A computed fold for a 1553-nucleotide RNA from an uncultured bacterium, annotated as small-subunit ribosomal RNA. Model confidence (mean pLDDT): 81 of 100.
[in-house]
């Protein structure tokens, strides 16, 4: 400082279900974290780690020995010497040495390492216990070590064996070994006293039993003997007894710490108790006997995982996960089993035996155990060196020296971790070259770089160079003891000598030099970080969500940029976040979630006073919670990570002292909880009997005839053998209208005629009694619709299952006639339901209003009603609160408490296996592989209904007239072709681009040509440019002439054309209208579409925009949590209809003149028409009624015109990737001697068919022919053309007038006459054949008109369909555009000129409310199931094979134990010395045992022919079960095959009432 009380600090979320919202729910990210591993990459340094898998196998070397101061014996090499004898052998001897190496002996080997299979356990852990036990080496204390005695190994010989390895004879020693004495304060009996009361503790006495071993050093004062020794004294040391303490160990107890009940019953030595045995020690721990116990839902027993703990990782915590290293405990040592020694083992580097494995072998036998340290080889994603040293620490043995030590300390290998340093700094814009990008200006990388000026950390080289080492030992000062001693010896002290593996390392210092040192992963949201290429549902990526189908920030590469950084991703796993198992801290009307209901037993909770207790609860002590570690303070490594060192913490046990409020527990009282008694009413409560009357049916009989009966319509069916209907009369079963009611009553199913027996419950009222007797309720027990079984009976209706006949493509069905079990009784089994209030029981509290059922009470009354009110049931509305809304709301879902159930993403599955019940059906319990990222829940907006209401439209009635039948035109398909060029496809393609394809157009086909091009910009060079002639070709072009010499000029040359050249670039009707602009169609001229402020709702949203009225209108009144507002509607425009007015030419002509056969033809004229400017008028203004004293609506007057006058232009927010790249403009892509461009020529004009649009017609409302009348709005000079001549006619020739109110193109039906007279016609006019005209270069493929001739089909059109509401239909005809010619198409004028509807049943479309949805791409939606392929897991499955247990049995090895011991045997007793005796070895037998064997079960795992469900899986089949009233509401339950159908339930339908 940490700890306490204060303060301060700690606790994040995000994505993903919807068109959007809440919410409730699961998946998924971000964080930390590791013994990691793989993948790109790699500088140093330091401190830490490093087989998680095969407890698999092991070659090799090492990991435990050591003492000569316990014992006996004791080489050999080499070196010297001497002698043999001779030059080199042999032989003694000395050294080497009391060495080496072996052996007896002690003491270690039980310690330190390693692993983690077993084990679910007193195994750990934590407090105890031990009074039920031991402990070697260590410390201390006491007391002693007296006397002896056979032996054996070493060794020597003999001698088995291939080897380990023995065997027999004989020698020796000792701190090996056995005797004897002594000894108590040891043990053990007894016996007595004391404490203390379960065991026990301790005193005293008396019996009995009870031990030893020397070694080494020094000394000679006594004793012997010899200067010195030995005794002997001295030290020291070892040994022995006993006591006591440290230390360690065994046992035992209470408490904690896994998961399965699809494991519920388990135990026979098994629980206990005597006696007896064992052990160090209590004890069934072993036996024998008795008794029947012991465990167990608070989970026995069996399974299946797992060494445990301090800690570790996360996390705010509480918790969860985890148990490498480090430490403390267990356990294991090749498996199994067993003991041996020994203070401790049932023993990792010991033994026996038994199994597998391995290796040696002469085949007869042997040997072996790395889970020690290195290594190896297996597995494996995956884990290191056969390394140094004992210098330090520690361990063992020794008196020490010292030896031993793979433990340890160190180094080596890995970026496997944590922690620290570097890969340079400072300046520097021409903002260099390069890349990328780019709108092409530029921007970016980037001050980055280059260059210039320093700096030395890391490395590299040299030089110097630690600490870590004190000890012990030897000497040496000193002082002490010892002693005669200043010798010596001993302890202590001072100096001095000796010990470093690491390692010439850490450090330091110097050279030279920016040199040697950066990489990964990310850049679509989460989530920091965008751009070009390429790719084109491919190739890929992904943790969710999700990118990719030609403009990809998502795939792959480039550039830039993010993040981290010698690492950095990935993938594996824990925890977090996840309040998603909820103690802290979750739910359960409808999302998952209340048991069908009720008795009740265990547990669990539990009224009010008083007393005691004090285990529980609080409070203080004390102990104990190892150490490390975390957490704080200090402190060493230049920091840091590490590391020392103090503290603090360690919420736990446990013992102990108190306190008594709360709960327990004892006792005692009370009465309010809970029962009891007594009076009373209410009820479809139950159970048995009997009664009764309607209707259904059938029978019998009259009466009576042709139908009945069902149905959307029909059959099937009954009926002349007499139905149906009617009357009377009988039989039998069921079920009980009316009353009858969100009325009663029962615990839940559930109960209904009436009347009597028998019985439970509840409720009111007033007293009295008991004295907490109580709520809950796990197992357990009982009750339990419907529909089902079994046994017997009973059947009117009704009615699964089956007939039939309808309906349909089809119809196992909805409908319709039959009709069987069932429906009914009795008695038994079953035990399920939307068994719902989807809301367990049980008690308190908490605003109100108003129904109804039972009983009670007050007023007040003759009653009866009536009013206030008590309790108990049933209902409705509502506040507060709650709820995620919906809604609950004193009958909570609110606000407490008790207890029990039950839940945890969808789907697999309420399903498989397993038990349990059951005659079966089946029913309760209940998973898991596997798969998706959802599912589900209220609300909210649209959309959409064979859901509702209101309201509009040529929507449909009511009408006119068509289309569709024919001929032909025209477009479209389809075929056809070299090519028939592209686009347009329900309404909104098809007389549509295209207001006009014979060439051109033109793009499409065949052939022939050209490449800077047919057009545009630069740039060089020649040449004016242009006309023009011939020849050759289809033409395009090509070749050869000929004319011609311009403009402007500062004379250098320009400007405009032409011809060549070059390359830059043109060209593209090529792709994509799904990259686009524009511009359109279309719902729709429908009335709508939205905002700003408030408000309201957690939110999407709502409100306003509903409602009542009204309109053509969201028009406009009213009302209203709404005020207001845009964009729409309407009006502003424009025409057209009256008037006025100005202004009259080219229009017009009433009144005055002229003039003509006639005319405004002329003078004039400005009235009229008219023409085009300017105004006025029409607003519900005015009356009458209606209506809310409004909006509005009906009349009605005026008025040219009336209620928007007609008609037009005008098209809100958006829809439908509508349509268009072939108008035009444009991103991308593509083509460049071709997809660009030029010519000829054919083609878009084809023709078995089918479709859309039209035009003519089928005739008398006509048709010929003759003769006659009115327009309007347009065009007109490459033109409209009069008139006149020709022609039968198209039309030629001539040609006045006119750039036009001047002129010229122009009517037609009408109207009058005549004919025709119902016919394929005098309708019709196709087709065809002459013959002709225009237009053009050019009419064959392919014009249009004309005359003659030809005369097709057609006689009013099937299903089915369009248009159209008044100057409309219908009809009649002119006029433009385009255009050289070509219109029945298209825009547009005018003549003429109607029917009909004063309605919203229906069909279509559209508009506002509502109301349901499992639709949101929004009904051309969505989905469900079989069948079929393919794949995946998974159930049975005759069996087949493992592993693992139980269990009879058989066998039975080593080995303790017992028994025996007739063979052996030194010590020690007797002994006649022969021998016996004590004691003891071999052997044998027996218990009990491992393994193994034989057989019957149990769990489980693999695998298997076939068999069954499931799940998954872009475009398979069949239907069409659900969602809407889904077109038969639905969905649970039981029965069935089955989408259907009967039964009873339910509402989680709908309309109404």
């Nucleotide at each position: 400082a940490a700890u306490u009380c204060g303060c301060c600090c700690u606790u994040a979320g995000a994505g993903u279900u919807u068109g959007a919202u809440c919410a409730u729910g699961g998946c998924u990210c971000a964080g930390a974290a590791u013994g990691a591993a793989c993948g790109c990459u790699g500088g140093c340094g330091g401190c830490g780690u490093g087989c998680u898998u095969a407890a698999c196998a092991c070659a090799u070397g090492c990991a435990a020995g050591u003492c000569g101061a316990a014992c006996g014996a004791g080489a050999a090499a080499g070196g010297g010497a001497u002698u043999g004898c001779u030059u080199g052998c042999a032989a003694u001897c000395c050294u080497g040495a009391g060495u080496a190496g072996a052996g007896u002996g002690g003491c270690g080997c039980a310690c330190g390492g390693g692993u983690g299979a077993g084990u679910a356990a007193c195994a750990c852990g934590u407090a105890g216990a031990u009074a039920a036990u031991c402990u070697a080496c260590c410390u201390c204390c006491a007391a002693g070590c007296c006397u002896g005695g056979g032996a054996u190994a070493a060794c020597u010989a003999u001698u088995c064996g291939a080897a380990a390895g023995g065997a027999u004879a004989g020698c020796u020693a000792a701190u090996a070994c056995c005797g004897g004495a002594u000894a108590a304060a040891g043990u053990g009996g007894c016996u007595u006293a004391a404490c203390a009361c379960a065991a026990g503790u301790c005193a005293a006495g008396u019996c009995a039993u009870g031990a030893a071993a020397g070694g080494u050093u020094g000394c000679c004062u006594c004793u012997u003997c010899u200067u010195g020794a030995a005794a002997g004294c001295a030290a020291u040391u070892g040994u022995u007894u006993g006591g006591a303490g440290a230390u360690g160990a065994g046992u035992u107890u209470g408490c904690g710490g896994a998961c399965c009940a699809u494991u519920a019953g388990u135990u026979u030595g098994u629980u206990g108790g005597u006696g007896g045995g064992g052990u160090a020690a209590a004890g069934g721990c072993c036996u024998a006997c008795c008794a029947a116990g012991a465990c167990u839902a608070c989970g026995a027993u069996g399974g299946u995982u797992a060494g445990c703990u301090g800690g570790u990782c996360u996390g705010a915590g509480a918790g969860g996960a985890u148990g490498a290293u480090c430490a403390g405990c267990c356990a294991c040592a090749c498996u199994g089993g067993a003991a041996c020694u020994g203070g401790u083992a049932c023993a990792c580097g010991g033994u026996c035996c038994a199994g597998a494995c391995u290796c040696c072998u002469a085949c007869g036998g042997g040997a072996g155990g790395c889970a020690g340290c290195a290594g190896u080889g297996a597995g494996g994603a995956a884990u290191u060196u056969u390394g140094c040293g004992c210098a330090a620490u520690g361990g063992g043995g020794g008196a020490a020296a010292c030896c031993c030590u793979g433990a340890c300390g160190c180094a080596g290998c890995a970026a496997c971790g944590c922690c620290g340093c570097g890969u340079g700094a400072g300046u520097g814009a021409a903002g260099a070259a390069g890349g990328c990008c780019u709108u092409u200006g530029g921007g970016u990388c980037g001050u980055a770089a280059a260059g210039c000026u320093c700096u030395g950390u890391c490395g590299a080289c040299a030089g110097g160079g630690a600490a870590g080492a004190a000890a012990u030992u030897a000497u040496u000062u000193c002082a002490u003891a010892u002693u005669a001693a200043u010798a010596g010896u001993a302890u202590g002290u001072u100096g001095u000598a000796u010990u470093g593996a690491c390692g010439g390392u850490a450090c330091c210092u110097g050279u030279a030099g920016a040199g040697g040192a950066a990489g990964c992963a990310c850049c679509g949201g989460c989530u920091a970080a965008c751009u070009c290429c390429g790719u084109g549902c491919c190739a890929g990526c992904a943790g969710c969500c999700g990118c990719g189908g030609u403009a990809a920030u998502a795939c792959g590469g480039g550039g830039g940029g993010u993040g981290c950084a010698a690492g950095c991703g990935u993938u594996a796993u824990u925890c977090g976040g996840a309040a998603u198992u909820a103690u802290u801290g979750g739910g359960c009307g409808u999302a998952a979630a209340g048991g069908g209901c009720g008795c009740g037993u265990a547990g669990g909770c539990g009224g009010u006073c008083u007393u005691g207790u004090c285990g529980g609860u609080c409070a203080g002590a004390u102990g104990u919670g190892a150490a490390a570690g975390c957490c704080c303070g200090g402190g060493g490594c230049u920091c840091a990570a590490c590391c020392c060192u103090g503290g603090a913490a360690g919420u736990g046990c446990a013992u102990u002292u108190g306190a008594a409020a709360c709960a327990g527990c004892a006792a005692g009282a009370c009465u309010u909880g809970a029962g009891u008694a007594c009076g009373g009413g209410a009820g479809a409560g139950g159970a048995a009997a009997g009664c009764g009357g309607a209707a259904u049916u059938c029978c019998u009989g009259g009466u009576g005839u042709a139908g009945a009966g069902g149905u959307g319509a029909a059959a099937u069916u009954c009926g002349u053998a007499g139905a149906u209907a009617u009357c009377a009369g009988g039989a039998g079963g069921a079920a009980c209208a009316c009353c009858g009611a969100u009325g009663g009553c029962g615990a839940a199913g559930g109960c209904a005629g009436c009347u009597u027996u028998c019985u439970g419950g509840a409720c009111c009222g007033a007293u009295a009694c008991u004295g907490a007797c109580g709520c809950u309720g796990a197992g357990g027990c009982g009750c339990g619709a419907a529909g089902g079984c079994g046994u017997g009976g009973g059947u009117a209706g009704c009615g699964a299952a089956c007939a039939g006949g309808a309906u349909u493509a089809g119809a196992u069905a909805c409908c319709c006639u039959g009709g069987u079990a069932g429906u009914c009784c009795a008695c038994g089994c079953a035990g399920u339901a939307a068994a719902c209030g989807a809301u367990g029981u049980u008690c308190a509290c908490u605003a109100g209003g108003u129904g109804u059922a039972g009983c009670g009470g007050g007023u007040a009354u003759u009653a009866a009603a009536a009013u206030c009110u008590g309790c108990u049931g049933u209902g409705c509305c509502c506040a507060a609160g709650c709820u995620a809304a919906c809604g609950c709301a004193u009958u909570a879902a609110g606000u407490g408490a008790a207890c029990c159930g039950c839940c945890u993403g969808g789907g697999g599955a309420g399903u498989a296996c397993g038990g349990u019940c059951g005659c079966a059906a089946g029913a309760c319990u209940a998973a898991a592989a596997c798969u998706c990222a959802a599912a589900g829940g209220a609300a909210u907006u649209g959309a959409c209904g064979g859901g509702g209401g209101c309201c509009c439209g040529c929507a449909c009635a009511a009408g006119c007239g068509g289309u569709g039948g024919a001929g032909c035109a025209u477009g479209u398909g389809g075929u056809u072709u070299a090519a028939u060029u592209c686009g347009a496809c329900g309404c909104a393609a098809c007389g549509c681009g295209a207001a006009g394809a014979a060439c051109c157009u033109u793009a499409c086909c065949u052939g022939g040509g050209u490449u800077u091009g047919a057009c545009a910009u630069c740039c060089u060079g020649u040449g004016a440019a242009u006309c023009u002639u011939c020849a050759a070709g289809a033409g395009a072009u090509u070749g050869a002439g000929g004319a011609g010499u311009g403009c402007c000029u500062u004379c250098g040359g320009g400007a405009a054309c032409a011809c060549a050249g070059u390359g830059a670039c043109a060209g593209g009707u090529g792709c994509u209208g799904c990259a686009u602009g524009g511009c359109u169609g279309u719902c729709g001229u429908c009335a709508g579409c939205u905002c700003g402020u408030g408000u309201c709702g957690u939110g999407a949203g709502a409100u306003g925009u509903u409602u009542g009225g009204u309109u053509a209108a969201g028009u406009c009144c009213a009302g209203c949590a709404a005020c207001g507002a845009g964009c729409g509607c309407a009006a502003c425009c424009c025409u057209u209809a009256u008037c006025u007015u100005u202004a009259g030419u080219u229009g017009c002509c009433a009144g005055c003149g002229c003039g003509u056969a006639a005319u405004g033809g002329c003078g004039g004229g400005a009235a009229c028409u008219c023409u085009a400017g300017a105004g006025a008028g029409a607003c519900u203004g005015c009356c009458c009624g209606g209506g809310u004293u409004a909006a509005c609506c009906g009349g009605g007057a005026g008025g040219a015109a009336g209620g928007c006058g007609g008609g037009g232009a005008u098209g809100a927010c958006g829809u439908c990737a509508a349509g268009u790249c072939c108008u035009c403009a444009u991103g991308g892509c593509c083509c460049u001697u071709a997809u660009a461009u030029c010519c000829a020529g054919g083609g878009c004009u084809a023709c078995a068919c089918a479709c859309g649009u039209g035009c003519u017609a089928c005739a008398a409302u006509g048709g010929u022919a003759a003769a006659u009348a009115c327009a309007g709005a347009g065009g007109g000079c490459a033109g409209c053309a009069a008139g006149c001549c020709g022609g039968c006619g198209a039309c030629g020739g001539u040609g006045a007038g006119c750039g036009a109110a001047u002129c010229c193109c122009u009517a037609a039906a009408g109207u009058u006459u005549a004919u025709c007279u119902c016919a394929g016609u005098c309708c019709g006019g196709a087709u065809u054949g002459g013959a002709g005209u225009c237009u053009g270069c050019a009419a064959c493929u392919c014009g249009a008109c004309u005359c003659c001739a030809u005369g097709a089909a057609g006689u009013u059109g099937g299903a089915a369909u369009c248009g159209c509401u008044a100057g409309u239909a219908a009809u009649c005809g002119c006029g433009g555009a385009u255009c050289a010619g070509c219109a029945u198409g298209c825009c547009g004028c005018g003549g003429u000129g109607a029917a009909u509807a004063u309605g919203u049943u229906c069909c279509c479309g559209g508009g506002c409310c509502u109301u349901g949805u499992a639709c949101a791409c929004a009904c051309c939606g969505c989905c469900c199931g079989u069948c079929a392929c393919a794949c995946c897991a998974u159930g049975a499955g005759a069996g087949u094979u493992g592993a693992u247990u139980a269990u009879a049995c058989c066998c039975g090895a080593c080995g303790u134990c017992g028994u025996u011991g007739g063979g052996c045997c030194a010590a020690c007793c007797c002994u006649u010395c022969g021998g016996g005796g004590a004691g003891g070895c071999a052997g044998a037998c027996g218990c009990c045992u491992a393994a193994g064997g034989u057989g019957u079960g149990g769990u489980u795992g693999a695998u298997a022919a076939u068999u069954g469900g499931g799940g998954u899986g872009a475009a398979g089949u069949c239907g069409u079960a659900a969602c809407a009233a889904g077109g038969u509401a639905a969905a649970g339950g039981g029965c069935g095959a089955a989408u259907u159908c009967g039964c009873g339930g339910c509402c989680g339908c709908u309309a109404a009432a």